The prediction has a mean pLDDT of 88. A computed fold for a 350-nucleotide part of an RNA from a Candidatus Peribacteria bacterium, annotated as small-subunit ribosomal RNA, central domain. It matches the Rfam family "Bacterial small subunit ribosomal RNA". The sequence was found in a public genome assembly.

[in-house]
Context: one part of a larger RNA
RNA sequence: CUGGGCGUAAAGCGUCUGUAGGCGACUGUCCACGUCUGGUGUUAAAUUGCGGGGCUCAACCCCGCAUCUAUGCCGGAUACGAGACAGAUUGAGUCAUUCAGAGGCAUCUGGAAUGUCAUGUGUAGGGGUAAAAUCCGUAGAUACAUGAUGGAACGCCAAAAGCGAAGGCAGGGUGCUAGGAAUGUACUGACGCUCAGAGACGAAAGCGUGGGGAGCAAAGGGGAUUAGAUACCCCCGUAGUCCACGCCCUCAACGAUGCGGGCUCGGUGUAGGAUCUUCAAUCAGAUCCUGUGCCUUAGCUUACGCGGUAAGCCCGCCGCCUGGGAAGUACGGCCGCAAGGCUAAAACUC
Numbered sequence: 001c002u003g004g005g006c007g008u009a010a011a012g013c014g015u016c017u018g019u020a021g022g023c024g025a026c027u028g029u030c031c032a033c034g035u036c037u038g039g040u041g042u043u044a045a046a047u048u049g050c051g052g053g054g055c056u057c058a059a060c061c062c063c064g065c066a067u068c069u070a071u072g073c074c075g076g077a078u079a080c081g082a083g084a085c086a087g088a089u090u091g092a093g094u095c096a097u098u099c100a101g102a103g104g105c106a107u108c109u110g111g112a113a114u115g116u117c118a119u120g121u122g123u124a125g126g127g128g129u130a131a132a133a134u135c136c137g138u139a140g141a142u143a144c145a146u147g148a149u150g151g152a153a154c155g156c157c158a159a160a161a162g163c164g165a166a167g168g169c170a171g172g173g174u175g176c177u178a179g180g181a182a183u184g185u186a187c188u189g190a191c192g193c194u195c196a197g198a199g200a201c202g203a204a205a206g207c208g209u210g211g212g213g214a215g216c217a218a219a220g221g222g223g224a225u226u227a228g229a230u231a232c233c234c235c236c237g238u239a240g241u242c243c244a245c246g247c248c249c250u251c252a253a254c255g256a257u258g259c260g261g262g263c264u265c266g267g268u269g270u271a272g273g274a275u276c277u278u279c280a281a282u283c284a285g286a287u288c289c290u291g292u293g294c295c296u297u298a299g300c301u302u303a304c305g306c307g308g309u310a311a312g313c314c315c316g317c318c319g320c321c322u323g324g325g326a327a328g329u330a331c332g333g334c335c336g337c338a339a340g341g342c343u344a345a346a347a348c349u350c
Stems, first nucleotide, its partner, number of pairs: 004321003007304002012318001014201004021194003026087005033081002035077008048066007091191001092188003095184005103177007110154001115149007125136002162169002206247006215241002220236004258317006266295012299306002323350003332343004
């Protein structure tokens, strides 16, 4: 290289946009580059295959014929691929009319609760645990009431629900903004798919500067438990958690399942939309499209399971795997303020 694979055995990049490249739907005409084909030249000898011969056989040697591969020239074919021209509409996109949504950004705003402060009532406990203690309280706590202040998170609605490429997104209003679905089939006319490099986004923790700080809480302090207890339980408590800007770029970033397209029984929920039937209207029923669940036929799978949202049957493109450990480490390079990230071995060993 060929070959075999990637849900759970090794293996799908965290996700998207997209360059080169690869691949690409229908009709007609042209061309004859690829492709196929006839003739002819070259493709040294040895080698190889077949036939024959010589050493007693064989190896070995000799003779004859042939093949393979590549290529030049002269002709021919035109299905497929490339190219040129013309056309069409189903792929793709645009437009119009509707629609749903925690999609994103900014800003304004609401109530419950915790904390703190002030005032009042009131008196000896409160808190915490399996039980306690540390802790708070006669300098008046806990509890109750009224008021103030501050930060963070949004109960019910709420759902196998919805939206988003993924990460993720939830009190309410407004502004700006992105994507999607249905219907019409008006317009463009293959404008497409995938994507090495590249770029963008990317939970939490962490980092830098400046704010903020109610609750919670790594570290830390104390009380318990225990043989010990650097823990589990309790009382405190700092970074952090929050905001702005700039970094970091990782994860069980999971559906452990790359993206796009085609084909392939049924049943039952749910979300959005359209048409039809009935109706005063709603409801209800039937059909279709898009999404999201469950069960299942065929088929697939070592099994578990998957099963029109495929892990079935196929096509295109990308990524990745090749015994365990050493190791996602060392070294080098690139990136980063750092923490570290990305790329990525070997000796040795079983």